Two RNAs folded together computationally: RNase P RNA and transfer RNA, 457 nucleotides in total. The prediction has a mean pLDDT of 75. It holds a member of the Rfam family "Bacterial RNase P class A".
[in-house]
RNA sequence: AAAGCAAGUUGUCUUAUCGCCCCGACGUGUCGGGGAGGAAAGUCCGGGCAACACAGAGCAUCGUACUUCCUAACGGGAAGGUCCCGACCUGUCGGGAACAGAAAGUGCCACAGAAAACAAACUACCUUUCCGACUUGUCGGGAAGGAAAAGGUGAAAAGGUGAGGUAAGAGCUCACCGCUUGGUCAGUGAUGACAAAGGCAUGGUAAACCUUACGCGUUGAAAGGUCAAAUAAGCCCCGGGUUUCGAACUGCUCGUUCAAACUUUGGUAACAAAGUACCGGGGUGGGUAGACUGAUUGAUCCUGAUGGCGACAUCAGGACUAGAUAAAUGAUAGGAGCUCCGGCAACGGAGAACAGAACCCGGCUUACAGACUUGCUUUACUU
RNA sequence: GGGCCCAUAGCUCAGCUGGUUAGAGCACCUGACUCAUAAUCAGGGGGUCGCAGGAUCGUGCCCUGCUGGGCCCA
Numbered sequence: 001a002a003a004g005c006a007a008g009u010u011g012u013c014u015u016a017u018c019g020c021c022c023c024g025a026c027g028u029g030u031c032g033g034g035g036a037g038g039a040a041a042g043u044c045c046g047g048g049c050a051a052c053a054c055a056g057a058g059c060a061u062c063g064u065a066c067u068u069c070c071u072a073a074c075g076g077g078a079a080g081g082u083c084c085c086g087a088c089c090u091g092u093c094g095g096g097a098a099c100a101g102a103a104a105g106u107g108c109c110a111c112a113g114a115a116a117a118c119a120a121a122c123u124a125c126c127u128u129u130c131c132g133a134c135u136u137g138u139c140g141g142g143a144a145g146g147a148a149a150a151g152g153u154g155a156a157a158a159g160g161u162g163a164g165g166u167a168a169g170a171g172c173u174c175a176c177c178g179c180u181u182g183g184u185c186a187g188u189g190a191u192g193a194c195a196a197a198g199g200c201a202u203g204g205u206a207a208a209c210c211u212u213a214c215g216c217g218u219u220g221a222a223a224g225g226u227c228a229a230a231u232a233a234g235c236c237c238c239g240g241g242u243u244u245c246g247a248a249c250u251g252c253u254c255g256u257u258c259a260a261a262c263u264u265u266g267g268u269a270a271c272a273a274a275g276u277a278c279c280g281g282g283g284u285g286g287g288u289a290g291a292c293u294g295a296u297u298g299a300u301c302c303u304g305a306u307g308g309c310g311a312c313a314u315c316a317g318g319a320c321u322a323g324a325u326a327a328a329u330g331a332u333a334g335g336a337g338c339u340c341c342g343g344c345a346a347c348g349g350a351g352a353a354c355a356g357a358a359c360c361c362g363g364c365u366u367a368c369a370g371a372c373u374u375g376c377u378u379u380a381c382u383u
Numbered sequence: 384g385g386g387c388c389c390a391u392a393g394c395u396c397a398g399c400u401g402g403u404u405a406g407a408g409c410a411c412c413u414g415a416c417u418c419a420u421a422a423u424c425a426g427g428g429g430g431u432c433g434c435a436g437g438a439u440c441g442u443g444c445c446c447u448g449c450u451g452g453g454c455c456c457a
Base pairs, nucleotide, nucleotide: 001379002378003377004376005375006374007373008372009371010370012336013335014334015333016332017331018330020035021034022033023032024031025030026029037354041365042364044363045362046361047360048359049220050219051218052217062215063214064213065212066080067079068078069077070076081099082097083096084095085094086093087092088091100211101210105209106208107205108204109203122151123150125146126145127144128143129142130141131140132139133138134137159177160176161175162174163173164172178200179198180197181196183194184193185192186191224293225292226291227290234284235283236282237281238280239279240278244260246258247257248256249255261276262275263274264273265272266271300319301318302317303316304315305314306313307312338351339350340349341348342347384456385455386454387453388452389451390450393409394408395407396406402440411427412426413425414424415423433449434448435447436446437445
C1' cells in the first nucleotide's frame, strides 16, 4: 500500500418557486413556525398506561438457567470465571459458547461389530486335557478354562502414557497426568491454588421425557373515557279515546265468554264517576352511526461536573424536537461536495444504499451503496 | 394494530418417538393394443424436502433466525 474479516461512527448539504399535514396570530385569507429513521421493519422479549379479575396457599402450563452487578423491567447490557477454536513471540492476543443436573428415575443409541451399557470371547494369545501326524517337541483338529493387552467394527469399546509383574494378561502394583471425595488458603461469588485420601465404581443424549431453582393474573389503543343524530321500542306528561289481570275455547295470535278486581275523585256509609287497550303531540334515560379524547413534556434530549474498571447513577445549566386517521412529510429548476466513465487539462455525461412514523418507551434480531476510525489476518514493496 | 398456521416431484397430498433406500394419485416420456385417437396394459424419468445457521453419531422430522403464502379479531 492492497485485499478480507470484526466492531463502531456517519449515512449528502443549500437556494428559489409551486403544493401537502399540524400549530399560532390577526386585518378570515394572509403572515409566521414545525414536519421520518438508525433501523420508523420483524413483532422476538421487557415495561409504562388502561379496563377487568383478585382472601391465602399449593399443583399444572409456559418461560429462563456460570457468577456478581446495572436497570422501571428484561430472555437485554457491563465486568469477571470456565470451556472450545485460531494465531504466533508459548502465555499472550483475537473470536465463539442454548454454559444448571446424565452420580434421582425412565427412554433411545440405526448399520457395522464378538460385545452398545447390572458388559462381551470372532480372529489372534495362554494353561490343562483328548485325538492325529511326524522331523519327539512342534504342527493340525476337538473339549474345558483364563484373559479386555493386540487385530478388526463403529460417532462412541468401559481411565491415558511408561515401567514392573504374570502361564498369558489385567489399576494387579508403582510414577506422572486425569477423575472422585473431603480439607486448607485466596476471592462478595462463579472459581482458582495447594497438599491429602481413594485404584477408578457411574459412556453419550436433557435444542428426549424429566429433576432442581427462579419468574409469570387476563386482555390490549380495535384498551379505556366524554359528547351524541335519524329510526324503532321503553318511561313520563297533555289531548282524544278505551275494560285490565286471571280462567276457559285455540297449535299460536286476534277475538269471544266467565269470574275476580285495582287506582284516583266524591260520599258517614251503601255506592257512584273516571282511569288501566289504542291514536296524536311534547319531553326524557340508555345506547348505535358519528365526533372528540386517550395522543405526544417523556424511565425525553444536549452540554458540563462528580462517583464507578464498566454498564450506569447523581447534580447543575439549557432545549421543546412530526402527530396524520386511509393516512401529510412532495415536485421542478439551479449551485456545492462524493463516486464512476471519457479527456493532458478546462470540462462533459451518468449515479447515489436499506427503507418510510401510527399510544409511548428500553432492548434484541434482520436489511443497508458509499465514506471515516480502530483491531486482526494475508499478500507485495521499502528501510 | 394484535394473533394463528402452512411450505415435500409440474399439480394435489402421505411420510409413525430422528435410523441408513423420500413415497402415492394425476400429469410427462417410451412400448403394446387400434386404420387412427381415447381408454386400458407394461416399463421409465423427474426432488438442494422454502433459505441459512446450530444441537445430534445421524434430521424432511428437533432448536433459532430469515423468505414467501394463507387465515382470524371491530